RNA sequence: GCACCUGUAGUUCAAUGGAUAGAAUGGAGGUUUCCGGUACCUCAGAUAAGAGUUCGAUUCUCUUCGGGUGUA
Numbered sequence: 001g002c003a004c005c006u007g008u009a010g011u012u013c014a015a016u017g018g019a020u021a022g023a024a025u026g027g028a029g030g031u032u033u034c035c036g037g038u039a040c041c042u043c044a045g046a047u048a049a050g051a052g053u054u055c056g057a058u059u060c061u062c063u064u065c066g067g068g069u070g071u072a
Base pairs, nucleotide, nucleotide: 001071002070003069004068005067006066007065010025011024012023013022018055027043028042029041030040031039048064049063050062051061052060
C1' cells in the first nucleotide's frame, strides 16, 4: 500500500429498519447495621465523526477517524 473484521454507559455485553437504546458490574444517595460488608430502593451515565437511502437508521450504503488480522 491492498483486503477483511471491528467501534454502543467507567468496564463486559444486548438491541433481526419502528419502544423513553436495555442488562450485569462499577459510581452517587438512601434504608438496614454500633461501624463495615451483605441485602433492598432510588439516581446519573453511552450508539466514533460526517453524508446518503428510508415515512422511520444502533441496524443498510459511502467517506473519514481509531483498533485488530492477513498479505508483499
Predicted 3D model of a 72-nucleotide RNA (transfer RNA) from Mediterranea sp. (in: CFB group bacteria). Taxonomically the source falls in Mediterranea (Bacteria, Pseudomonadati, Bacteroidia, Bacteroidales). Model confidence (mean pLDDT): 82 of 100. Its Rfam family is "tRNA". By type it is a transfer RNA.